[in-house]
RNA sequence: ACAUCGAAAAGGCAAACCGCAUGAAAGUGCGGGACGCAAAGCUACAGGGGCUUCGUGGUCGCAGAUCACAUGCCAGCCAGUUCCCGAA
Numbered sequence: 001a002c003a004u005c006g007a008a009a010a011g012g013c014a015a016a017c018c019g020c021a022u023g024a025a026a027g028u029g030c031g032g033g034a035c036g037c038a039a040a041g042c043u044a045c046a047g048g049g050g051c052u053u054c055g056u057g058g059u060c061g062c063a064g065a066u067c068a069c070a071u072g073c074c075a076g077c078c079a080g081u082u083c084c085c086g087a088a
Stems, first nucleotide, its partner, number of pairs: 005086002012037002017032006035076001041081003047078002049074003055069006
């Protein structure tokens, strides 16, 4: 100095769940709360994957049901990218 490594110390984030707000939903924001995390920082048409279906279209149809589709989302699924500390 490096990382297909993770002892110590310092500091950081915050799952489920609960409250409020928002949204058609998925989800998101804030507060509480900690299951975990060395990237649980950042990146979502222009890598893969996943979730949702207001709306649009198809089918059956009185109602409504069902199927397809992202332009809506997820970075705590993989991925890309940047980064703190330094024992063995």

A computed fold for an 88-nucleotide RNA from Paenibacillus barengoltzii, annotated as c-di-GMP-I riboswitch aptamer.
Taxonomically the source falls in Paenibacillus (Bacteria, Bacillota, Bacilli, Caryophanales).
Its mean pLDDT, the model's own confidence on a scale to 100, is 84.